[in-house]
Predicted 3D model of a 98-nucleotide RNA (SAM riboswitch aptamer (S box leader)) from an Anaerolineaceae bacterium. It was read from a public genome assembly, where an Rfam model found it.

RNA sequence: UUCUUAUCCAGAGAGGUGGAGGGUCCGGCCCUGUGAAACCUCGGCAACCUGUGAAAUACAAGGUGCUAAGUCCGGCAGAUUAUUCUGGUAGAUGAGAG
Numbered sequence: 001u002u003c004u005u006a007u008c009c010a011g012a013g014a015g016g017u018g019g020a021g022g023g024u025c026c027g028g029c030c031c032u033g034u035g036a037a038a039c040c041u042c043g044g045c046a047a048c049c050u051g052u053g054a055a056a057u058a059c060a061a062g063g064u065g066c067u068a069a070g071u072c073c074g075g076c077a078g079a080u081u082a083u084u085c086u087g088g089u090a091g092a093u094g095a096g097a098g
Stems, first nucleotide, its partner, number of pairs: 001098008013042005021031003025075004043067003047064003050060003071090001076087004
């Protein structure tokens, strides 16, 4: 970096460094000097893999991952007067393959 596949209405933050952005893109809306991103330390969660187990919506926490808001909401298509629903695109994460 590409492909396949599964999931995405649950869950879980303090401190230090840093010093203005962040929430993928666009629009909205939101978070942010009462301190953004990033990095470090120590915690936590339990989605997938893994382990225990006859099994569970159980337990563990080794690997990846995550730890504001439903993937924050919408974007494209269909149904629907409003509103809402369904599917899709894109994205994220895991597992597998190249």
About this RNA:
The prediction has a mean pLDDT of 84.